[in-house]
Molecule: SAM riboswitch aptamer (S box leader)
Organism: Acidimicrobiaceae bacterium
RNA sequence: CAAUCAUCAAGAGCGACUGAGGGACGGGCCCGCUGACGUCGCGACAACCAGUCGGUGGCUCGCCAUCGACCAGGUGCCAAUGCCCGCUCGAUGAAAG
Numbered sequence: 001c002a003a004u005c006a007u008c009a010a011g012a013g014c015g016a017c018u019g020a021g022g023g024a025c026g027g028g029c030c031c032g033c034u035g036a037c038g039u040c041g042c043g044a045c046a047a048c049c050a051g052u053c054g055g056u057g058g059c060u061c062g063c064c065a066u067c068g069a070c071c072a073g074g075u076g077c078c079a080a081u082g083c084c085c086g087c088u089c090g091a092u093g094a095a096a097g
Base pairs, nucleotide, nucleotide: 013042014041015040016039017038021031022030023029025086026085027084028083043078045076048074049073051070052069053068054067055066056065057064058063059062092097
């Protein structure tokens, strides 16, 4: 880096501004003037990267790899399983499903 398989589908707001759409796309089904989406502020959730400490191994003895714990700076994220289906295979069905 690629392929295949198994398992999982948890968690997380408040305010301000704006104003009609939004959930990529198609079909569904949902959210939305009881203000969605978006932007900003503060915050939360989570623990990938970084950091600190420790274990194990390697080696060119300074580093590297890996595992664990801590931390929460950088990301991510805060409706619905990454909302469902879309492709392939199989089962069932007369067929739609």